[in-house]
Context: one part of a larger RNA
RNA sequence: CGUAGGAAAAUUGAGAAGGGCUUUCCCUAGUACGAGAGGACCGGGAUGGACACACCAAUGGUGUAUCUGUUGUCACGCCAGUGGCAGUGCAGAGUAGCUAAGUGUGGAAAGGAUAAUCGCUGAAAGCAUCUAAGCGAGAAGCCAACUUCAAGAUGAGUUUUCCCAUUCGUAAGAAGUAAGAUCCCAGUAAGACUAACUGGUUGAUAGGCUAGAGGUGGAAGCAUAGUGAUAUGUUGAGCUGACUAGUACUAAUAGAUCGAGG
Numbered sequence: 001c002g003u004a005g006g007a008a009a010a011u012u013g014a015g016a017a018g019g020g021c022u023u024u025c026c027c028u029a030g031u032a033c034g035a036g037a038g039g040a041c042c043g044g045g046a047u048g049g050a051c052a053c054a055c056c057a058a059u060g061g062u063g064u065a066u067c068u069g070u071u072g073u074c075a076c077g078c079c080a081g082u083g084g085c086a087g088u089g090c091a092g093a094g095u096a097g098c099u100a101a102g103u104g105u106g107g108a109a110a111g112g113a114u115a116a117u118c119g120c121u122g123a124a125a126g127c128a129u130c131u132a133a134g135c136g137a138g139a140a141g142c143c144a145a146c147u148u149c150a151a152g153a154u155g156a157g158u159u160u161u162c163c164c165a166u167u168c169g170u171a172a173g174a175a176g177u178a179a180g181a182u183c184c185c186a187g188u189a190a191g192a193c194u195a196a197c198u199g200g201u202u203g204a205u206a207g208g209c210u211a212g213a214g215g216u217g218g219a220a221g222c223a224u225a226g227u228g229a230u231a232u233g234u235u236g237a238g239c240u241g242a243c244u245a246g247u248a249c250u251a252a253u254a255g256a257u258c259g260a261g262g
């Protein structure tokens, strides 16, 4: 821009893409078969491999704005307590998120038309013949089926709901609006930007605060014991990024623009 008014939702599916793999074991059955050795078709069940998709409850990884220990040095006048730097100084743990080596799921079944092949009926050719007319069976393959996208499918589809015949103009057209949308702002289940999505005071969108979960592992101060290093008590203490709730304290104010007359 189109989809012959303007919108918001929900859909159909022409078409396209993806997937399609396979091992081993058990039962049938040591049966059929075979002198024996050996050893099935058909049918049913279980278990793996590789691949694909999704996810983070568990197992782990990471986790340089979490906690703790500790070395050297500098600073806060000193002690104590802290902070800076040294690859995050080094080391031990670890929430959220992201993840695999982890977890879950998938390939199927049932259908149609067929290939090779196997048949029925059957002449040409009194026989025979699956073929000439006619009718069947038959594959991991084909078409559908399964998953995803999909009406720019210009053949532009369908359904529901909302808004309505304003003003100027001879007309062409223009303007202000309706439903609705956008700018702008707070953001994240989204993200290079954009887009998408959640919200904008009739509000829990982000931050803060409060409470909790989870993490770390026993704060400082004081007291006691010890010459002291240190230990014990107060104390599962103190601290705590992303997690879960609650709460308008802070910021989403105020405003502007677009948008039908068929």
Base pairs, nucleotide, nucleotide: 001152005163006162007161008160009159010158011157015149016148017147018146021049022048024046025045026044027043033038051106052105053104054103055102059100060099061098062097066093067092068091069090070089071086072085073084074083075082076081111143112142117137118136119135120134164262166175167174168173180258181257182256183255184200185199186198187197188196205251206250207249208247209246210245211244212243214240215239216238221234222233223232224231225230
Predicted 3D model of a 262-nucleotide part of an RNA (large-subunit ribosomal RNA, domain VI) from a Bacilli bacterium. Its mean pLDDT, the model's own confidence on a scale to 100, is 89. The RNAcentral record of the full RNA draws on ENA. Rfam family: Bacterial large subunit ribosomal RNA.